[in-house]
Context: one part of a larger RNA
RNA sequence: GAUUGAACGCUGGCGGCAUGCUUAACACAUGCAAGUCGAACGGCAGCAUGGUUCGGGUAACCGGAUUGAUGGCGAGUGGCGAACGGGUGAGUAAAGCGCAGGAAUAUACCUUAUAGAGGGGGAUAACUUGGGGAAACUCAAGCUAAUACCGCGUAAGAUCUGAGGAUGAAAGCUGGGGACCUUAGGGCCUGGCGCUAUAAGAAUAGCCUGCGUCCGAUUAGCUAGUUGGUGGGGUAAAGGCUUACCAAGGCGACGAUCGGUAGCUGGUCUGAGAGGAUGAUCAGCCACACUGGAACUGAGACACGGUCCAGACUCCUACGGGAGGCAGCAGUGGGGAAUAUUGGACAAUGGGGGGAACCCUGAUCCAGCAAUGCCGCGUGUGUGAAGAAGGCCUGAGGGUUGUAAAGCACUUUUGUUAGGGAGGAGGGUUGAUAGGUUAAGAGCUAAUUGACUGGACGUUACCUAAAGAAACAGCACCGGCUAGCUCCGUGCCAGCAGCCGCGGUAAUACGGAGGGUGCGAGCGUUAAUC
Repeated sequence: GAUUGAACGCUGGCGGCAUGCUUAACACAUGCAAGUCGAACGGCAGCAUGGUUCGGGUAACCGGAUUGAUGGCGAGUGGCGAACGGGUGAGUAAAGCGCAGGAAUAUACCUUAUAGAGGGGGAUAACUUGGGGAAACUCAAGCUAAUACCGCGUAAGAUCUGAGGAUGAAAGCUGGGGACCUUAGGGCCUGGCGCUAUAAGAAUAGCCUGCGUCCGAUUAGCUAGUUGGUGGGGUAAAGGCUUACCAAGGCGACGAUCGGUAGCUGGUCUGAGAGGAUGAUCAGCCACACUGGAACUGAGACACGGUCCAGACUCCUACGGGAGGCAGCAGUGGGGAAUAUUGGACAAUGGGGGGAACCCUGAUCCAGCAAUGCCGCGUGUGUGAAGAAGGCCUGAGGGUUGUAAAGCACUUUUGUUAGGGAGGAGGGUUGAUAGGUUAAGAGCUAAUUGACUGGACGUUACCUAAAGAAACAGCACCGGCUAGCUCCGUGCCAGCAGCCGCGGUAAUACGGAGGGUGCGAGCGUUAAUC
């Protein structure tokens, strides 16, 4: 000099864009953060509509009962999602990360292609009844459905094979319809979604290898599943991954082992570079989810807001037994020099579910707080010598503050008040017209066009008008380094200080004042890095 996720002191007008627990991976009150589908299913607790019926009323209508008939829908069965997104950096010096390669693998949803989707069965939740329990919850009996579950049939391709053969699949839902049939449900035709098998793709994921990856030798030897082989097992997959047997290997001064420290990288800071330091925000990878262990489900987890076991802690209890996990977003206590709101919206982007409308989304987009940083703007402009008053100095004449102020003439950024007003919106619903599909003018689809609807931010940005200089400057320093000097007070005292050093009666170095210098909504100090 540059820099910072900074803090502290004094001061503080506005805007834009960023950033904001670096410490206790300490403990957490409360709310929210993962749901969705009725176009898979039985149903109907609640709401609304309709029907039936009863009562009141002349009627309109009102009230009660009943009915899943309709819109829908609590709880339940089922499907998909919950393995993403979000957080943190404890552990990890290598199962990690970075670069470059490799072969023995898997993949739900998506895309493409081929082949199929026949015919049956038995349960079970919900519900009802009964029982246990303070609760959490749970037991028994009975009833019922499915795209839930299980056989049978079929097998182009698939798997196994001794090449003869053997094994193994599926599910329906929904829109529309002219003839024909009908048990009046539908069959049948057709569109969409879904289902099964196989192959390929895309994009992911698992595994292996080489090289690189901090400090310590006051750590020199380490290792028995250890190193290799064979057989068995296991995995999606290679492999001591595991097991039995056999051999005695394997690593190490090119630093094994042990100890300490640490998430790694793209990057960031500095530097002319080489290098040094660092790993906040953003992005990629990894690891973790109160601590330790384990598996289940599933395409995928050994699973932050799942399960089980053990432990510590907290809470409830009828003392028998139960409940919990903010390193999600806010927020609280604690620790600390120190770090924000228990905000708004799904309008946009993206994600999950759904045919769609739509629902959910503390991801995200916004707003709030903080000069924490960077950038921009303002606190007026011109004129104005009687060089006013006051202050300070003085050699007492004057000098300086100083065109500074006042005065005069203007301007109105920002701010105040009022009015106007983009863009972020692409879509969605509904109607019309030609195309494709089709038996069809139906339905579906996509193209053009009309109408309606949709913005959290938001009193948006921006524009216009009005009044009005009005409402806005501090901080550090002035002995040398280092730009900038005098007076008073003090008297080795009080104090200053980054280094040299100042202060003991004329202190440009302490304290105050006047003046000056530097930077400026900041300025200094401290800490840290180069």